[in-house]
RNA sequence: UGCCCGGUAGUGUAGCGGUAGCACGCGUGGCUCUGGAUCACGUAACCCUGGUUCGAAUCCAGGCCGGGCAG
Numbered sequence: 001u002g003c004c005c006g007g008u009a010g011u012g013u014a015g016c017g018g019u020a021g022c023a024c025g026c027g028u029g030g031c032u033c034u035g036g037a038u039c040a041c042g043u044a045a046c047c048c049u050g051g052u053u054c055g056a057a058u059c060c061a062g063g064c065c066g067g068g069c070a071g
Stems, first nucleotide, its partner, number of pairs: 001070007010024004018054001025043006047063005
């Protein structure tokens, strides 16, 4: 320098253009002699800037960061 892959709650990971889901974590409460076990409820996220579209995490362009391959 070129090419390829990836970037989503605190963490890990889903998500045909139409309400962003699950698990762990965290918080509150129930249960309990107590509890880190268990049950209920809650909490919090789309890397950035533009474009396309009625509508973008998703498609397009350009960046940034991480990984891989080539030289």
Predicted 3D model of a 71-nucleotide RNA (transfer RNA) from a Chloroflexota bacterium. The organism belongs to Chloroflexota, within Bacteria. It matches the Rfam family "tRNA". By type it is a transfer RNA. The prediction has a mean pLDDT of 82.